[in-house]
RNA sequence: GUCGGACAACGCCAAACCAUCCGCGAGGGUGGGACGGAAAGCCGCGGGUCUCGAAUGCACUCCGAGACAGCCGGGCCGCCUCA
Repeated sequence: GUCGGACAACGCCAAACCAUCCGCGAGGGUGGGACGGAAAGCCGCGGGUCUCGAAUGCACUCCGAGACAGCCGGGCCGCCUCA
């Protein structure tokens, strides 16, 4: 340094829900709150799910725009370190 990740240590993040703000919406911000997480740090590159609009005319397909990084994969950076 790499791989690995312990009833290790210092710490970190924060689901649902609640309050409030933004958004047509999916959802996002802030505060509270902890379900959990060894990358639950960052990146919409691939897949997937979801939203909006149009077309269609019945929920399919196609087109456009968006959302989700705690859905999966991938890329980049990173604390500590027992076996």

The prediction has a mean pLDDT of 86.
Predicted 3D model of an 83-nucleotide RNA (c-di-GMP-I riboswitch aptamer) from an Acidobacteriota bacterium.
Of the family's consensus pairs, 100% are formed in the model.
It was read from a public genome assembly, where an Rfam model found it.